[in-house]
Predicted 3D model of a 478-nucleotide part of an RNA (small-subunit ribosomal RNA, 5' domain) from a biocrust metagenome.
Its Rfam family is "Bacterial small subunit ribosomal RNA".
Context: one part of a larger RNA
Order: sequence, then C1' cells, then structure tokens
RNA sequence: GGACGAACGCUGGCGGCGUGCCUAAUGCAUGCAAGUCGCACGCAGUGCCUUCGGGCACUGAGUGGCGCACGGCUGAGGAACACGUGGGAAUCUACCCUCCAGUGGGGGAUAACGUGGCGAAAGCCUCGCUAAUCCCGCAUACGCUUUUCGAAGCAAAGCCCUUGGGCGCUGGAGAAUGAGCCCGCGGCCCAUCAGGUAGUUGGCGGGGUAAUGGCCCACCAAGCCCGUGACGGGUCGCUGGUCUGAGAGGACGACCAGCCAGACUGGGACUGAGAACGGCCCAGACUCCUACGGGAGGCAGCAGCAAGGAAUUUUCGGCAAUGGGCGCAAGCCUGACCGAGCAACGCCGCGUGCAGGAUGACGGCCUUCGGGUUGUAAACUGCUUUUUGGGGGGAUGAUACAGACCGUACCCCCGGAAUAAGCCCCGGCUAACUCUGUGCCAGCAGCCGCGGUAAUACAGAGGGGGCAAGCGUUGUCC
Repeated sequence: GGACGAACGCUGGCGGCGUGCCUAAUGCAUGCAAGUCGCACGCAGUGCCUUCGGGCACUGAGUGGCGCACGGCUGAGGAACACGUGGGAAUCUACCCUCCAGUGGGGGAUAACGUGGCGAAAGCCUCGCUAAUCCCGCAUACGCUUUUCGAAGCAAAGCCCUUGGGCGCUGGAGAAUGAGCCCGCGGCCCAUCAGGUAGUUGGCGGGGUAAUGGCCCACCAAGCCCGUGACGGGUCGCUGGUCUGAGAGGACGACCAGCCAGACUGGGACUGAGAACGGCCCAGACUCCUACGGGAGGCAGCAGCAAGGAAUUUUCGGCAAUGGGCGCAAGCCUGACCGAGCAACGCCGCGUGCAGGAUGACGGCCUUCGGGUUGUAAACUGCUUUUUGGGGGGAUGAUACAGACCGUACCCCCGGAAUAAGCCCCGGCUAACUCUGUGCCAGCAGCCGCGGUAAUACAGAGGGGGCAAGCGUUGUCC
C1' cells in the first nucleotide's frame, strides 16, 4: 500500500447493487416451513333435486396412489478414495422418452363406520359390517429368471368421456438421468511418534449384497505396510475460487456453485426405485404435562427469544415471476423463491450549489503596532433546482386471465439556496506553524522519541494539510 462476513470511537443527506452469529453443533416460548389426488375407494355430515329407487354439489376424517430421499440449514466429525482430476468393471435407477408384447377368469382381508369397554391424558382393546388402482391364487408368457438343456418358475387394474378417444396397469429391450463400487496421481503440521498389523496379507469354498471385495464365515498358507515416513499424536469439511504479489509464491475457503458429512447424543432396523432435519424403535442427557399409573418434545428450515460475545437483521408481503410436489384439469401446497423492512457492513454513483463580488467589511488569530492572515471567504447581485417538499401522469417484469413489489421506477408541472459535513493529522519518517496554558506534572507515542518555564511533539485556540458521507483506531492476511 492492498484486502475484510469485521468490531470500536466521532460523524452521518440520497440512491443502486450486494452482504449481515466468524463466538455456544448452547438451550429454545409462539407461528409458519410438505403436501396433494373425489378422473382409485367405501363412509359420515350439510344443502338441493326426487318418478321415493335414488341422484347432484360441498365439507370431513379414513383406505389407496404419488410425493415426503428434492428443495432449505449447518461444518460438529472426518487426514479418509472425504475431495480434485483422470481412468475402470462386477451394478441398481421411481417418474419422463423410444420400441415389443399383454391387460383373461376367480377369491380374500381391512380401516373408516357401528357396538361394548379401559384411561387424567397420550391413546388403546373386544365384537360386528364394507369398498377399491388394497391383498392372494388360477390361466397365458413376446420376453425375463433358473437350468442337468428335458424343462421349471414369473404378470396385470381399472377410471373418465363416450362417435372417436384420454389417463392408467403388467412383462421385457433400449436411451436418458441419478446413484453405489474400485484404482492411478494431487493437496496440512510433529521423528521430542520408528516400527506397525491377527481378519492382519493372500488362497480355496461358501454366505451376503443391486454389485466387486476379509464385507462376513470355515479351512489352508505366512504374509502385508514402513525412512519415497508406516503406526501414533495434533489440526482441518474439500474444491471451483478469493485476497495479495510484476511474477514465483504466500494466506484464505464468508457470499455464489459442485461434492462430502451431520440433524439433541449413541445405536438399530422398517418402508421404499432411492433413506431418513420437520418418520419409527431402543438407550442416555435435558425440557415440559400428569389424576403419579403414565405420557410429550428435538429451530445446524424462516422469523423470533435467552445465553455467550467486540459483534451480526423483521415473530413482514406474496405465490405475480422462476422452480418444485400432487392433480386430466380447475387448482391446492411451497419461510425454495420473488420482494419489502433493519444496518454507511461493503462497492459504485450523486448531492450539500454555480457565477459575479474589495473601501479586502465585522469578528477571530498573530504582530516588529506599520501591518499580516482568515479571504472572494461572507454580506450583496444574478442564475440553476440534481436533491428536497407539494401536485399530476404512470410502466417493464405477463405470450389469454392473473403484479406481492407498487401508485414503485420513470416522466411532467410548481415552490424555494432552499433540507444536507465531518473526521484525522500538522517534530522526523510524512503533506501541513504560530500563540497561550502546563512545567519529567498533566499527558503523547507506529518507530525514533517529546514534557524538568519561551514545547511547531502534551492541552486549547487561530491557521494549515489530507480524505470525505465518511474519517480514524484495533484485529487478521499478503
């Protein structure tokens, strides 16, 4: 000098765009953050119609389907194939797309509901009824799987509209996307860590998995890693990148993007194509309710609270846009997102007026008392209106309808210099000097150093220098 997710002191007009718990992965009141489908299904309630059989609409919980594995947050752990990059073979992949083939005929259960009961509650039990795109046989098999090549095994679901048809369902092949697995190379510190290892290293056979493999097991062999740093300890999310630097390099990894990991702590499985932040079970710590028998909970989602801290925001608006889930659709949901609010936290832009104006006013300060300086500075005259106040018009973002932002941006008219300047420094480094006060005191200080009676170094003032809605200080990196 540059940089910052900064903080602190003084000061503070506006706008645009960004950014905003770096500390306690501490604890959390309250609300919201994942639902949707009546074109899968039965029922209940309400309303309407009724030819009294029933039908229609809306609402509600329930069965069923899809989603909840995305999106959002955090950085604890982890030195590891976690990440980056380049390869690989023994794999899976819902929904979407392409192609081939099929969708025949039966049976069963159960929630809701009703009945009875238990419990303070959370909730639970008994009996009875019922539907389906729920569940199970049978048939068939283009194919797929197994195979001793004879064969054996394996499917399916309907709904809407009806002239056509549409959405589905089942088996298979392919593609795409996503994911799992393996390997080469690369990127921290300590040798005051030098030896480490028994499923350890390899083989045979098996189990397990979507899949390779000591992943697991039985048996056999005795290997395997290490000074090119094994093992141990410490520290740490990794990267694209960011900052600095002429570069080489050094430091860092906030925002944005990719990957990983975590969801009170530890463990476990279930469902599912795929696994668990707002799912389940067990144990523990903590908090809450209780009728003391027993229960409930998990903000490292968005706001917000407490605490910690030098320090970090609203318990806001909207689904209008983009994107996501469900649905044929209408649509519903969406604290993702889009916006608004707060904060000079940062960057950028703009303004606080412009021109004229000397008997060089007054005042201040200095003075050798002549004057000098503040200083064209002010007053005063003329002008302008960015900004500001008032009034009017008024978008883009939306490709039918639909705009939170928003009567916003922007444009026009009117008024009036009006509403808007501070901070640090002035001994040398380093740009900017005098007076007064103080008297090694009070104080200053980045280094050298100033102050003990004339201090350009302390304090105040006048003047000056620098930067400017900021200026200084502190911290950190280069």
The coordinates come from a structure-prediction model, not an experiment, and the mean pLDDT is 88.